[in-house]
Molecule: small-subunit ribosomal RNA
Organism: bacterium
RNA sequence: AAACUUUUUUGAGAGUUUGAUCCUGGCUCAGGAUGAACGCUGGCGGCGUGCCUUAAGCAUGCAAGUCGAACGAUUCUAAGUAGCAAUACUAAGUUUAGUGGCAGACGGGUGAGUAAUACGUAGGGAUCUACCUCUUGGUUGGGGAUAGCUCGCCGAAAGGCGGGGUAAUACCGAAUGAGGUCCACGGAUCAAAGACCAUAACUGGUCGCCGAGAGAGGAACCUGCGUCCCAUCAGCUAGUUGGCGGGGUAAUGGCCCACCAAGGCUACGACGGGUAGGGGAUGUGAGAGCAUGGUCCCCCACAAGGACACUGAGACACGGGUCCUACAUCUACGGAUGGCAGCAACUGGGAAUCUUGCGCAAUGGACGAAAGUCUGACGCAGCGACGCCGCGUGUGGGAAGAAGGCCCUCGGGUUGUAAACCACUGUGGUAUGGGAAUAAAUUUUGAAGGUACCAUACUAGAAAGCACCUGCUAACCACGUGCCAGAAGCCUCGGUAAUACGUGGGGUGCAAGCGUUAUCCGGAUUUACUGGGCGUAAAGCGUUCUGUAGGCGGCUUUGUAAGUGCAUGGUUAAAGAUCGCGGCUCAACCGUGAAAGUGCUGUGCAUACUGCAUCGCUAGAGGAUUGUCGGGAGUGCUGGAAUUCUCGGUGGAGGGGUGAAAUCCGUUGAUAUCGAGAGGAACACCAAAGGCGAAGGCAGGCACUUAGGCAAUAUCUGACGCUGAUAGACGACAGCUAGGGGAGCGAAAGGGAUUAGAGACCCCUGUAGUCCUAGCCGUAAACGAUGGAUGCUAGUUUCUCGGGAUACCUGGGAGACGUAAGCUAACGCGUUAAGCAUCCCGCCUGGGAAGUACGGCCGCAAGGCUAAAACUCAAAGGAAUUGACGGGGGAGCGCACAACCGGUGGAGCAUGUGGUUUAAUUCGAUACGAAGCGAAAGACCUCACCCAGGUUUGACAUGUAUCUGCAAAUCCAGUGAAAGCUGGACUUCUUCGAGAGUGAUACACAGCUGUUGCAUGGCUGUCGUAAGUUCGUGUCGUGAGGCGUCCGCUUAAGUGCGGUAACGAACGAAACCCCUAUCGUGUGUUGAAUAUUCACGCGAGACUGCUCUUGAUAGUAUCAAGGGAGGAAGGAGGGGACGACGUCAAGUCAGCAUGACGCUUACACCUGGGGCCACACACAUCCUACAAUGGGAAGUAACAAUGGGUAGCCAACCCGCAAGGGGGAGCCAAUCCCGUAAACCUUCCCUCAGUUCAGAUUGGAGGCUGCAACUCGCCUCCAUGAAGUCGGAAUCGGUAGUAAUCGCGGAUCAGCAGGCCGCGGUGAAUACGUUCUCGCUCCUUGUACACACCGCCCGUCAAGUGAGCAAAGUUGGCAGUACCUGAAGUCGGAAAUCCAAACUCGCAAGAGGUGGACCCGCCAAAGGUAAGGUCAGCGAUGAGCGCUAAGUCGUAACAAGGUAUCCGUUCUGGAAGGAGCGGAUGGAUCACCUCCUUU
Repeated sequence: AAACUUUUUUGAGAGUUUGAUCCUGGCUCAGGAUGAACGCUGGCGGCGUGCCUUAAGCAUGCAAGUCGAACGAUUCUAAGUAGCAAUACUAAGUUUAGUGGCAGACGGGUGAGUAAUACGUAGGGAUCUACCUCUUGGUUGGGGAUAGCUCGCCGAAAGGCGGGGUAAUACCGAAUGAGGUCCACGGAUCAAAGACCAUAACUGGUCGCCGAGAGAGGAACCUGCGUCCCAUCAGCUAGUUGGCGGGGUAAUGGCCCACCAAGGCUACGACGGGUAGGGGAUGUGAGAGCAUGGUCCCCCACAAGGACACUGAGACACGGGUCCUACAUCUACGGAUGGCAGCAACUGGGAAUCUUGCGCAAUGGACGAAAGUCUGACGCAGCGACGCCGCGUGUGGGAAGAAGGCCCUCGGGUUGUAAACCACUGUGGUAUGGGAAUAAAUUUUGAAGGUACCAUACUAGAAAGCACCUGCUAACCACGUGCCAGAAGCCUCGGUAAUACGUGGGGUGCAAGCGUUAUCCGGAUUUACUGGGCGUAAAGCGUUCUGUAGGCGGCUUUGUAAGUGCAUGGUUAAAGAUCGCGGCUCAACCGUGAAAGUGCUGUGCAUACUGCAUCGCUAGAGGAUUGUCGGGAGUGCUGGAAUUCUCGGUGGAGGGGUGAAAUCCGUUGAUAUCGAGAGGAACACCAAAGGCGAAGGCAGGCACUUAGGCAAUAUCUGACGCUGAUAGACGACAGCUAGGGGAGCGAAAGGGAUUAGAGACCCCUGUAGUCCUAGCCGUAAACGAUGGAUGCUAGUUUCUCGGGAUACCUGGGAGACGUAAGCUAACGCGUUAAGCAUCCCGCCUGGGAAGUACGGCCGCAAGGCUAAAACUCAAAGGAAUUGACGGGGGAGCGCACAACCGGUGGAGCAUGUGGUUUAAUUCGAUACGAAGCGAAAGACCUCACCCAGGUUUGACAUGUAUCUGCAAAUCCAGUGAAAGCUGGACUUCUUCGAGAGUGAUACACAGCUGUUGCAUGGCUGUCGUAAGUUCGUGUCGUGAGGCGUCCGCUUAAGUGCGGUAACGAACGAAACCCCUAUCGUGUGUUGAAUAUUCACGCGAGACUGCUCUUGAUAGUAUCAAGGGAGGAAGGAGGGGACGACGUCAAGUCAGCAUGACGCUUACACCUGGGGCCACACACAUCCUACAAUGGGAAGUAACAAUGGGUAGCCAACCCGCAAGGGGGAGCCAAUCCCGUAAACCUUCCCUCAGUUCAGAUUGGAGGCUGCAACUCGCCUCCAUGAAGUCGGAAUCGGUAGUAAUCGCGGAUCAGCAGGCCGCGGUGAAUACGUUCUCGCUCCUUGUACACACCGCCCGUCAAGUGAGCAAAGUUGGCAGUACCUGAAGUCGGAAAUCCAAACUCGCAAGAGGUGGACCCGCCAAAGGUAAGGUCAGCGAUGAGCGCUAAGUCGUAACAAGGUAUCCGUUCUGGAAGGAGCGGAUGGAUCACCUCCUUU
């Protein structure tokens, strides 16, 4: 100083289901950690740490010895004495084995076993204890052996046997007994060892030895509590539980034995199975928890796998013993030996884990009096980035912002002060010198180590990587690739412009490391104690009907003090963690102190609450009395209507059935009708939102039996209560067994239809069944998808059963509404809660696999109950929103239908398309919205296609460099199909220049109708001139979103009015613009003139302005409809241009533009020829017809408008039958020309025919344009004279100057029009109306659709693949049971036999006693046999399941999904499925009934 108190500390989310939203819910990520491993990389130091796998096997060395001061020998050394010497003796030191003592039970390793003989914690009494400490009392006197040694023998060896002799602190008697033990109180019994030093000796000292007591430490036993998973392990147990008596042990005890009794454990989980050493602690976490138990500490267990004892204070003993087994080694084959889970090392296994190191200097241990010896404990060093911590790889300056790289909009940017370069420093490194602490005790003693550290000098020199850069998540560009290669933690990325793959540049993060993988905790409130849920998301048992255990429980008195609270004692080892201080230069690391350790246990106090005991109470509960209610249950009796059948009568041809039919019944008389009879099942009206019951469920009437509810009274008991695991009972329909019954209905089955098929829907039959009795089954959408009980929290209203003082109040029950509050994700619930609370039970934890497999229980069976996993997906799901869709509903509109007119589809021809063909038949468009379309004109050209010939800076643009000539052109000749090539000729600007121009060569580049319209711009089509699409503010909703934009009326219109949480506004509609209809006015040429014609301007006019009626709201007022007046025109007068937000990846790269890609002697350019024009066929759009409303001929100059014209229109006139030719006037146009309009009208002929209809086709002869008319133009004349007689299914246009019909003009264009764009002439019919078809708009409803119904989606089959299940069998593991056999060994027995020193007797021989061997018995490891159990592996085959871009069959579900769907059950079918019976609404729609709300 901190620790104590106040204070303080203390919790982060994100991605992913959808078109979007909220919720539920899983998956995934960001953090921390590790005894780790792998990839890339790697400078230094400190401190830690290192076989997690085969408790697999181990060569070699070491890891436990020590004591001569216990003993006898022995080796060696150098002395002394005696001796001539050999040698002997003495004392000192030393070596070795043996006897003896102590140690070896510690230390070290490992975690196999063990779920309790373990561990942790708190206790207990019936115990032992070597060495150590303390106290006390002893240590007297004898004896006989034995190893070593020596001799002999056996054996390969290991080793063993025999004879002889020897010592002790080895062994055995005797004596003594303070003390201990036993006792019949007399007594009995129990010991010992000496050694060394000093001393002349007595004697003294030290270390020992023996008896007894105490302590410390250690050990053993017992008890409470705590200590993993599985109930698909529910019953276990015979020494089992207890007792008496023995045995055994240090000690209690069935620990063991004999006898007796029949107990003991278990749902608070016994028994069984699986897994596992336990704790202190470690990781994580806000915490509670969860996971872990390596290193360090404590305990336990084990020592190749098993069993056993001996010795000892202590072991059933890691480096002791015996036996069995497996393995290995040696062998002379007889036998013998071994145990690294000690330290190193090796082999093997594995993703993976180190040196056959140094030292006892320190700490600790064994022995010893000590010196000391031993110590792979330990101290150190080595190896490994395995972890934590610290340091470094330089510091300061330095812009020409170098070079190089990368990008680029070509300007530049970036790498980047980064480098170079200059100045400096020395962590580290090297060298030299010095040099520790650790050593303590008087001296001596350091493995690490000449190490750390210090000083000096030199040296920028050796020292940076890894991962990532779509989002989560910090960090972006280029190239390559082209659903390939690949990436990926999740969502996902990649199919030609990839910030997601690979590379480069740049950047971000961390850093001697960085990533990946694996595992744990967290996030995850995703098992919820803290801290979740169950109407619809997963989840309330079918019924709490009865009730056990358990849990919870009304008011009150007293006691107690178990729970509870407070205080206090003990303990909670150390280490670790936290805090303070300190030591290594800091840190990691270490030292020291403090607090804490939420637990267990003892004591004291308190007594509110809970518990226990107890005195009482009546509000809970139950009883009593009176009354009442009801399809509550059971049994018996009984009634009428209807269906069917039988009999009889009447009657005479059909009936029945359906969308329409048929099967079927009927002249052997049906249906219909009348009468009589039989039989079974169900009970119309009443009837209801109604009643009763626990639920399932219950309905004609009467009687009997029986259960229950409610009200009133306040009379009795006195907490007797609530819930309820297990258990019991009941439990629709279907189904099962046995026996009846059988009218109707009706699975299966048969037949008829429908259909592509129809195993269905519809129809005709029809068996089980439906009914009854007795038994079983035990399930349903058994639903209010809502467990039971109690209390509390606004109301309004209806029904039902009671009571009262009856407009009302009060109890019980059943409904509706609801903005009370509140709850809910929302929908909704709301005194009958899904609100606020308490108690108890049941159940849930992503989807699929699966309510399935296996096992168990139940069942006659069907099957039910209980109930997983592998594998697989990133979702599955709830509610609500916006759309879209519906063979849903409502309203409205449109030439959408209907009505009417005319066509197409049949013929011929034209044009386009498909297809086919071809050297090429260029390309595009191709549902409506391609197909007389791009193309408003393919003979060449066009032209993109094909064949052939040629050119290569190019046919065209710009620039640079060089060179040559002089113009370029043009002309000529040769060749050629032409282009072109080759050669030649001629001329020429100028300031005379490297000028301009041109040519050639070279280089930049040109060029491309090559690709991508799914990279684009622009333009266009379509929905659609349909009336819609939005915004601001506000407001409602958690939100997506809603309101506004809805409702009523109305409109062509989201047009307008009224209402209204909306108020306003925008883009669209309308209006503004153009043409046109009437009038006025101005001007006017080209006209002879005039003008009411005409042309061009300007203006007027139409607005529901006026009026009447009707309707809507609500009466002023407004809107709408209808009528009228006026007017040229009346309700937008007619027509045009004008096309909202958006949709279709619609169309176009070939009109143009343009990104990217591709080609560059060719995919560019030039030229000749061919092709785009083909032709069995199919389609689309026209034309012309089929004729008499017509055709032909003639006549009447009958009557227009829009337009065009100089490379042009072309008049008059002449020629030609005609096309046309000649001709040339006029006209740049109200002047001239094209230019006669035609249908019409009048007259004649034709008279219903393949024709005097129709004109295709073909032959011949001509004309025009044009270099050119063969492929391949148009026109004329003559001749020829095809199909076709009004068109199947189907389908198109049109609502008025429209359809129909008639001609005319123009663009393109040398020429070519049946097409297109315009113009005028003649000029109709019809619309009742909105049921239906199609399309559209609005509202509403359902939805499993959102790429939006051309949607989604189910099942069989076929293919591939994966995992599990069953399976004849087969292989193995584990734990037991029964029997056989039975090693070592303890214990017990012991007749005979054998052996033996100690004691006794005896002179001795010997005898006795005692001990041992042998033998017998109990137990018993291993082994064997047998029948089973359980777990696992494999398994022909079988059945199902999952997954897999484009397989087959159907269409089950989602909309009324086209037969509403679903649940249970039964039957049935290729499959989804269908049908029967009962049930649910989680069914759309329409109608009706009832009720509520508002008025």